[in-house]
Molecule: Glycine riboswitch aptamer
Organism: uncultured Sphingomonas sp.
């Protein structure tokens, strides 16, 4: 690097549109995760980036995290992504 299997976290959030349902005299409820847009606020952190840095190297110059910000990513299943471990080439 490639193929396989493992692989976590964090709102089933709120508002308004628009779509379906049920009732309807106005108008109310419900759903919208695979099913729309748009906006708020929270919260994650293991693609990617940044930062500081232990430490390390050919040592006055470089490399440098699972710490740390989250810009970007993500936040009900699924699905995708996944840092990292195991096997096999």
């Nucleotide at each position: 690097g490639c193929g396989c299997g493992g692989g976590a976290g964090a709102g089933c959030g709120c508002c308004g549109c628009c779509g379906g349902c049920c009732u309807u005299g106005g108008a109310g409820g419900c759903c919208g995760c695979a099913u729309g847009c748009g906006g708020c606020c929270g919260c994650c952190g293991a693609a990617g980036g940044a930062g500081c840095a232990a430490c390390c190297g050919c040592c006055c110059c470089g490399g440098a995290a699972u710490c740390u910000c989250u810009c970007a990513g993500g936040c009900u299943a699924a699905a995708g992504g996944g840092a990292c471990c195991g096997c096999g080439c």